[in-house]
RNA sequence: CACUUAUCAAGAGUGGUGGAGGGACUGGCCCUAUGAAACCCAACAACCGGCAUUUUUAUUGCAGCGGUGUUAAUUCCUGCAGGAAGUUUAAGUUAACUUCUGAAAGAUAAGAC
Numbered sequence: 001c002a003c004u005u006a007u008c009a010a011g012a013g014u015g016g017u018g019g020a021g022g023g024a025c026u027g028g029c030c031c032u033a034u035g036a037a038a039c040c041c042a043a044c045a046a047c048c049g050g051c052a053u054u055u056u057u058a059u060u061g062c063a064g065c066g067g068u069g070u071u072a073a074u075u076c077c078u079g080c081a082g083g084a085a086g087u088u089u090a091a092g093u094u095a096a097c098u099u100c101u102g103a104a105a106g107a108u109a110a111g112a113c
Stems, first nucleotide, its partner, number of pairs: 003111006013041001015040003021031003025079001027077002042071003046068004050062003075105001080102005086097003
């Protein structure tokens, strides 16, 4: 790297350095010199470790000390498939919009190889 499992509608700065990009990709739509990315400090609390609960399994709670992680917008929306009703439109079952569900893709953690 690929694989497995779980989660992804919540939460988090008037800080410093830095100087033009960023939101994974597609198509949109956004953020940004009233400073982007990145780094430091700070914060949040998702998983593992920790403490407690428990039939010592699962679950649940606590803390923020450690390992990662995260800190605009639902993973910002969307992509593939299926369903529902409504609106508009049409050659009366065509297309567009809205909405729901499940995948795919992605992100994070833990495991194993």

Background: The RNA shown here (SAM riboswitch aptamer (S box leader)) has 113 nucleotides and comes from Clostridium manihotivorum. RNAcentral holds the sequence, with entries from Rfam. Taxonomically the source falls in Clostridium (Bacteria, Bacillota, Eubacteriales, Clostridiaceae).